[in-house]
Context: one part of a larger RNA
């Protein structure tokens, strides 16, 4: 190098922009690098092959041939690859007009409950569990009622419904702001896919500063259980959990990279358009995206997948190559640390 793979078997980087690289729509002309035909020189002998011929045969030798798939030159063709040059609108993108959204960032307001001060009414338990105590209470608890003050969270609507690349995002208002879908076909004219390095985002938990602390709750302490109980259960309570600024970069699931085209249906929720109906609503039809369900062909070891493919096909990328050793050693490089990213082998079965 060549080979089969990758939803569960070993395998899709957690998402994303993208740089180099690979690949890439449709006409017309041109050029000949690549490709394709021809000629021509070279491609040492021997040996291999094939024909003949010499040793009694064979090995062996000898003559001629073919092959030697390669380069060099030179003519020619232009269909496909590349080049140039000129254009097209179907890909792609912009432009107007419309829609839907818990997409994000800041600010401000808000109501239930929660805890805690105060104050009133009350007086003897309350809490808690399987049952108990710790533990709170006559210095008046718990219940109640008003006042007040403080964090954190947003019932109901709520929904295999919306958004977002992923993580993720749900009180209501404003302000900035990202994308997305539909009409219209108005414009630029292939500006495009993919993406090794590279950057950028990336729950929770952890770190570092400063700030904040109602609840809940590692660690921790006390009660219980239990043979024991470093738990489970219960009273308590710190770090965290909230807030800025910065850091770390793991889980990251659909166990399915991204992107195009094509290949029966049927049911159903979300966004918008457009016929129909004298109109309008509603229903009916058709049509674009999104999101689920059954299921045809067809793949699949099977379970199943099945226009949202794990079908048919092309185009980039990432990955795997018994099992433990082991995501460990090493060395390298990020990080403040915890540690992440890369990443063996001996040796066994």
């Nucleotide at each position: 190098c060549u080979g089969g793979g990758c939803u569960u078997a070993a395998a899709g980087c957690g998402u994303g922009c993208g740089u180099a690289g690979g690949c890439g729509g449709c006409u017309u002309g041109g050029u000949a690098g690549g490709u394709g035909a021809g000629a021509u020189g070279u491609g040492a002998a021997a040996g291999c092959c094939c024909a003949c011929g010499g040793c009694c045969c064979a090995a062996c030798c000898g003559u001629g041939g073919a092959a030697u798939u390669g380069c060099g030159u030179u003519u020619c063709a232009a269909a496909c690859c590349a080049u140039c040059a000129a254009g097209c609108u179907c890909g792609a993108g912009g432009a107007a007009g419309a829609u839907a959204g818990g997409g994000g960032u800041g600010a401000u307001g808000g109501g239930a409950a929660c805890u805690u001060a105060u104050g009133g009414u009350g007086g003897a338990g309350c809490g808690g569990u399987g049952a108990a105590a710790u533990g709170c209470g006559u210095u008046g608890a718990u219940a109640u009622c008003a006042u007040a003050a403080g964090g954190a969270a947003c019932a109901c609507c709520g929904g295999u419904g919306g958004c977002g690349a992923a993580a993720g995002c749900g009180c209501a208002u404003c302000a900035c702001u990202g994308g997305a879908u539909c009409u219209u076909u108005u414009c630029u004219g292939a500006c495009g896919c993919u993406g090794a390095g590279g950057c950028a985002c990336g729950a929770a938990a952890g770190c570092u500063a400063g700030g904040g602390u109602a609840g809940c709750g590692a660690a921790c302490g006390g009660g219980a259980u239990u043979a024991g109980a470093u738990a489970c259960c219960c009273c308590g309570g710190u770090a965290g959990u909230c807030c800025u600024a910065g850091c770390c970069g793991u889980a990251a699931c659909g166990a399915u990279g991204a992107g195009c085209a094509c290949u029966g249906g049927g049911u159903u929720g979300a966004g918008g358009g457009a016929a129909c109906u004298a109109u309008c609503a509603c229903a009916u039809u058709c049509u674009c995206u999104c999101g689920g369900c059954c299921g045809u062909a067809g793949c699949g070891a099977a379970a199943g997948c099945g226009u949202u493919a794990a079908g048919u096909g092309c185009u980039c990328c990432g990955c795997c190559u018994g099992g433990g050793g082991a995501g460990u050693a090493u060395g390298g490089u990020c990080g403040c640390a915890a540690g992440g990213c890369u990443g063996a082998a001996a040796c066994u079965c």

This is a predicted structure of a 349-nucleotide part of an RNA (small-subunit ribosomal RNA, central domain) from a metagenome. The full RNA is in RNAcentral, with records from SILVA.